[in-house]
Context: one part of a larger RNA
Molecule: large-subunit ribosomal RNA, domain III
Organism: Marinicella sediminis
């Protein structure tokens, strides 16, 4: 230099009470500003205790100050047959018995084996904690896998079929979430220029599962016979013919009725103001607009022609036939791992509480084509001088 620049987004903050040694920043009210396709709410990867405490502190960390804190120290907290992994199954890749190749190291690779970012069984609403909740509790439910019982009866794969199973655009109809308006139910009555009114406020809700099947949408269906194919067999598949029948199946979102004589509900009431509860509980109708979500892995149309295996169904081989199936009823069972909290961020990646980076879910009002703006709701924030 210099007590100068700086103290990290110009979204902003004022009053009142409370704590305490000490309050511009903590806590509690009111006003006021900021976000609202986010500056909000649920996940996914990281991240690992940062979660909660009417416990307790302020060295040290926080660009000041701190009674506060993602800071210290004590305690405490994550409870699943169904979510998600494990697991069954496979993709790109990887890895590899035998095998080729190479002086060796090693590399390449068949049977295999791993290997999700994808297929494969099943749960909702509601309540509860200071902190978990499709986990725990209340109501209602579903899967599966074992034994046992009755009844019926050809079962049986590492093999055969079939299914699973899937692209780009486009375009209509046909629901629903969700908004609006009413209605209906409960409360209010303005200290005014006026407002008992054809005002104002607030609410007007509810899953899965079970039954019934709708608006589409796809296909003929049954029986029989035969058979150079499906690496052997087959009653299954294909293939080829006969006979019957005009509808019949197979799929499908919503609706409707049970779930619900339940819940949950605006509010009234008591109770309490140093632990914040407790008891009742009104209405729940109707148009209307209407998705980017659902029928729809659908239906048109194109050419570049758009995963595999497993589950599942089915058909026989070998083999069994006291076995094994099938259908029903009861029973018991379904381990183990993740679940706390943050997740456009002060808790991840950037040496920092850093104006950067960070995938996918939801998606109100008014305005409008619109997820564009602008302003608002829920909710969250005023960015530590």
């Nucleotide at each position: 230099g210099a007590g100068u620049a700086a103290c990290g987004a110009u979204a902003a903050a004022g009053g009142g009470g409370g704590u305490g040694a000490a309050a511009a920043a903590c806590c509690c009210c009111c006003u006021c500003g900021c976000c609202g396709g986010a500056a909000g709410u649920c996940c996914a990867a990281g991240g690992u205790u940062u979660c909660c405490u009417c416990g307790u502190g302020c060295a040290a960390c926080g660009u000041u100050a701190a009674u506060c804190g993602g800071c210290a120290c004590a305690g405490g907290g994550u409870g699943a047959g169904u979510c998600g992994g494990c697991c069954c199954c496979u993709a790109a890749g990887g890895c590899g018995a035998g095998g080729c190749a190479g002086a060796a190291a090693u590399g390449c690779g068949u049977a295999g084996u791993c290997g999700a970012u994808g297929g494969g069984a099943a749960a909702c609403a509601g309540g509860u904690u200071a902190a978990u909740a499709u986990u725990c509790c209340u109501g209602u439910a579903c899967u599966u896998u074992u034994a046992u019982a009755u009844a019926c009866u050809g079962c049986g794969a590492u093999g055969g079929a079939g299914u699973g199973a899937c692209g780009g655009a486009g375009a209509a109809g046909g629901c629903u979430a969700g908004g609006u308006c009413a209605u209906c139910c409960g409360g209010g009555u303005g200290a005014u220029g006026g407002u008992u009114a054809u005002c104002c406020c607030g609410g007007u809700c509810c899953a899965a599962g079970c039954g019934u099947u709708u608006a589409g949408g796809c296909a003929g269906u049954g029986a029989g016979a035969u058979u150079a194919g499906g690496u052997a067999a087959a009653u299954c598949c294909g293939g080829u013919u006969u006979c019957a029948u005009a509808a019949u199946g197979c799929u499908g979102a919503g609706g409707c009725g049970u779930g619900a004589u339940g819940g949950g509900g605006a509010g009234u009431c008591c109770a309490a103001u140093u632990g914040c509860g407790g008891a009742c509980g009104a209405a729940g109708u109707g148009a209307u607009c209407g998705a980017u979500g659902c029928c729809c892995u659908g239906c048109u149309u194109c050419c570049a022609g758009g995963a595999a295996a497993a589950c599942c169904u089915u058909c026989u081989a070998a083999g069994c036939a006291u076995a094994g199936g099938u259908a029903u009823a009861u029973a018991a069972g379904a381990a183990c791992c993740g679940u706390a909290c943050u997740g456009u961020a002060a808790a991840c990646c950037a040496a920092c509480a850093c104006a950067g980076g960070u995938g996918g879910a939801c998606a109100a009002g008014a305005u409008g084509a619109g997820a564009a703006u602008u302003c608002u709701a829920a909710g969250g924030c005023g960015c530590u001088u």